[in-house]
RNA sequence: UCCUCUGUAGCUCAACGGUGGAGCCGCCGGCUGUUAACCGGAAGGUUGGAGGUUCAAGUCCUCCCGGAGGAG
Repeated sequence: UCCUCUGUAGCUCAACGGUGGAGCCGCCGGCUGUUAACCGGAAGGUUGGAGGUUCAAGUCCUCCCGGAGGAG
C1' cells in the first nucleotide's frame, strides 16, 4: 500500500429497506430465619463518525476512524 471480515444497551449477541430486541450484569420487588438459587418488574441505544440513495437506512453506496485476519 492492497484485500476480506467487523463496530448495535455496561458485557455477549439479534434485528426482509418499514415501531431496535434477547440473555447476562446492575436496580426495584416477591420467596427464605438470612444469603445464594428461583420468580416478577422497571430502566438502560443519537446503531463508531460524516455525507449520499430512498417516501422510509442498523441494513444499500462513498469517505474517514477503531479492531481482527490475510497479501506484498

A computed fold for a 72-nucleotide RNA from a Gemmataceae bacterium, annotated as transfer RNA. The coordinates come from a structure-prediction model, not an experiment, and the mean pLDDT is 83. RNAcentral holds the sequence, with entries from ENA. The source organism's lineage runs through Bacteria, Pseudomonadati, Planctomycetia, Gemmatales and Gemmataceae.